[in-house]
RNA sequence: GGGCGCAUAGCUCAAUGGCAGAGCACCACUCUUAUAAAGUGGCGGUUCUUGGUUCGAAUCCAAGUGCGCCCA
Numbered sequence: 001g002g003g004c005g006c007a008u009a010g011c012u013c014a015a016u017g018g019c020a021g022a023g024c025a026c027c028a029c030u031c032u033u034a035u036a037a038a039g040u041g042g043c044g045g046u047u048c049u050u051g052g053u054u055c056g057a058a059u060c061c062a063a064g065u066g067c068g069c070c071c072a
Base pairs, nucleotide, nucleotide: 001071002070003069004068005067006066007065010024011023012022013021018055026042027041028040029039030038048064049063050062051061052060
């Protein structure tokens, strides 16, 4: 220098263009002499940034940023 992929909750990841979710973690409660485990509930998001398409965008398009892989 060229090509490809990824970016969503604290972490790991889902999500046919139509309500943003799960597990783990955290908090509270139940259980226990107590802790763990288990159960119930709760908290937690500017979906990397900007712009465009659309009635409607995490999703499609363009540019940018960061990271990874391959080629040179």

Record summary:
The prediction has a mean pLDDT of 82. The RNA shown here (transfer RNA) has 72 nucleotides and comes from Candidatus Curtissbacteria bacterium RIFOXYA1_FULL_41_14. It matches the Rfam family "tRNA". About the family: Transfer RNA (tRNA) molecules are approximately 80 nucleotides in length. It is annotated as a transfer RNA. Taxonomically the source falls in Candidatus Curtissiibacteriota (Bacteria, Bacteria candidate phyla).